[in-house]
RNA sequence: GGGGGUAUAGCGCAGCUGGGAGCGCGCCUGACUGGCAGUCAGGAGGUCUGGGGUUCAAGUCCCCAUAUCUCCA
Numbered sequence: 001g002g003g004g005g006u007a008u009a010g011c012g013c014a015g016c017u018g019g020g021a022g023c024g025c026g027c028c029u030g031a032c033u034g035g036c037a038g039u040c041a042g043g044a045g046g047u048c049u050g051g052g053g054u055u056c057a058a059g060u061c062c063c064c065a066u067a068u069c070u071c072c073a
């Protein structure tokens, strides 16, 4: 320098054919317990990397950029 992948909650990750933003862990509250752990119930938590485009509608499609992983040289 060129090719490909990845970027979604604090962490690890799903998200189908464009229309509901989710799961596990963690965190908070309550119950059970003498207490801890644990279990159960409830809850908080999101600039879907940034910008632009297409569309009635974009995490999802297109373009550019950034970060990161990888392959070729």
Base pairs, nucleotide, nucleotide: 001072002071003070004069005068006067007066010025011024012023013022019056027043028042029041030040031039032038049065050064051063052062053061
Overview:
Predicted 3D model of a 73-nucleotide RNA (transfer RNA) from a Eubacteriaceae bacterium. Lineage of the source: Bacteria > Bacillota > Clostridia > Eubacteriales > Eubacteriaceae. Rfam family: tRNA. Its mean pLDDT, the model's own confidence on a scale to 100, is 83. It was read from a public genome assembly.